This is a predicted complex of two RNAs, RNase P RNA and transfer RNA, with 437 nucleotides together. Its mean pLDDT, the model's own confidence on a scale to 100, is 80. It holds a member of the Rfam family "Bacterial RNase P class A". The family's RNA type in Rfam is ribozyme. Rfam describes the family as follows. Ribonuclease P (RNase P) is a ubiquitous endoribonuclease, found in archaea, bacteria and eukarya as well as chloroplasts and mitochondria.
RNA sequence: CGAGUUCGCCGGGUGACCGCGGCCCAUCUCACAGGGCUGAGGAAAGUCCGGACUCCACAGGGCAGGAUGCCGGGUAACGCCCGGGCGGGGAAACCCGACGGAAAGUGCAACAGAGAGCAGACCGCCGAUGGCCGUUAGGCACAGGCAAGGGUGAAACGGUGGGGUAAGAGCCCACCAGCAUCCCGGGCAACCGGGAUGGCUAGGUAAACCCCAUCCGGAGCAAGGCCGAGCAGGGGUGCCGGUGGCCCGCCGAUCGAACCCCGGGUUGGCCGCACGAGCCCGCGAGCAAUCGCCGGGCCCAGAUGGAUGGUCGCCGAGGAGCCGCAAGGCUCCGGACAGAAUCCGGCUUACAGGCGGACUCGAACG
RNA sequence: GCGGGCGUCGUUCAAAGGCAGGACCUCAGAUUUCCAUUCUGACGAUGCCGGUUCGAUUCCGGUCGCCCGCU
Numbered sequence: 001c002g003a004g005u006u007c008g009c010c011g012g013g014u015g016a017c018c019g020c021g022g023c024c025c026a027u028c029u030c031a032c033a034g035g036g037c038u039g040a041g042g043a044a045a046g047u048c049c050g051g052a053c054u055c056c057a058c059a060g061g062g063c064a065g066g067a068u069g070c071c072g073g074g075u076a077a078c079g080c081c082c083g084g085g086c087g088g089g090g091a092a093a094c095c096c097g098a099c100g101g102a103a104a105g106u107g108c109a110a111c112a113g114a115g116a117g118c119a120g121a122c123c124g125c126c127g128a129u130g131g132c133c134g135u136u137a138g139g140c141a142c143a144g145g146c147a148a149g150g151g152u153g154a155a156a157c158g159g160u161g162g163g164g165u166a167a168g169a170g171c172c173c174a175c176c177a178g179c180a181u182c183c184c185g186g187g188c189a190a191c192c193g194g195g196a197u198g199g200c201u202a203g204g205u206a207a208a209c210c211c212c213a214u215c216c217g218g219a220g221c222a223a224g225g226c227c228g229a230g231c232a233g234g235g236g237u238g239c240c241g242g243u244g245g246c247c248c249g250c251c252g253a254u255c256g257a258a259c260c261c262c263g264g265g266u267u268g269g270c271c272g273c274a275c276g277a278g279c280c281c282g283c284g285a286g287c288a289a290u291c292g293c294c295g296g297g298c299c300c301a302g303a304u305g306g307a308u309g310g311u312c313g314c315c316g317a318g319g320a321g322c323c324g325c326a327a328g329g330c331u332c333c334g335g336a337c338a339g340a341a342u343c344c345g346g347c348u349u350a351c352a353g354g355c356g357g358a359c360u361c362g363a364a365c366g
Numbered sequence: 367g368c369g370g371g372c373g374u375c376g377u378u379c380a381a382a383g384g385c386a387g388g389a390c391c392u393c394a395g396a397u398u399u400c401c402a403u404u405c406u407g408a409c410g411a412u413g414c415c416g417g418u419u420c421g422a423u424u425c426c427g428g429u430c431g432c433c434c435g436c437u
Stems, first nucleotide, its partner, number of pairs: 001362010012315007020039006041337001045348002048346005053220004060248004065216005070084005085099001086097004100211002105209002107205002122150002124146003129143002131140003158176006177201001179198008224271004233262005239256001240252003278298004282293004318333006367436007376390004384420001392408005413429005
């Protein structure tokens, strides 16, 4: 320099004018006007997971249903993160993996093919034995034997070599791969390494049903609580109601509420609601995720038809065009995705452009 | 805020995980003096991106769009 991998970060700055939400100050109070301070994001998004919080038993047992699924750790928790194992991809840095069970059971596999699950014989090989012919040598390929080779398929019941045989075959043997059981060593574990024995192979699919293990009560800030205003009751249903699957249990009712229908009233205010699993820096523990601190600093939106906007100027990383041999000069642009609504931790998706760290491969030079 | 469903030729509907099919439309041909009707044929699609599987419209994840319900 070129090609690439990975981690982290930024995603304009500044000034003027006009405008908007919130809080504070002052005026006796309120409103307006005034002054001061403050006012979107890395995803505020999708709402896909997990929690906090609130109400119903401080959420209990069983069934059903759902989710997750190698091991260890982190965490409030998770389907998230970190580290490791195994498998796959890559030349490497590195990346990816819904990665329990198919020797529990049930199911499925189109087409092709002889045969697709405890399979099968189309071509093929043989025809030792038996049969037929022949005096014999032998022939026929009839009974039958075989699965080596060909062929089909995504997949065809271990591979190579030798023995064996009529031809063959784990039929036998050696080695290799793989499996089961046991033992030894390492590791917390997943797993890895080694050894012995066995039988010769046990196919695929569980993002098909299912089995095993673990986890999950329901609802959601329109939760829930308080205040105010207003109104008119009537009919029906079953004895139950309290949760949004069912049963039990628990709690409250046992003529009072519930539910349904018709009719009437309201369409207000306050709290919840912004100090929190908080943010920044430092130190320490740890490979890391993360955690700790008797360490320092900070306060960081709070609307309720929903504020966070608009115009103009300067600077700017950078981009485009023109001129020039070059240094450079001139002109224009300066753009992304998007936008809080109870809060928090993740994941996923969208994103113009830019910065930094670490690493790999190649080439050249020193 | 919470929840459910759907996306297939231009339109409207199908499709046990196994050749994506009908009807209408369009186009061409036949029939007719011509048109219509009728008959025959053709064109034409699984919203998008991944994964599981031998194989995906179908199963799973993500994403985009549409519709519906409750409060």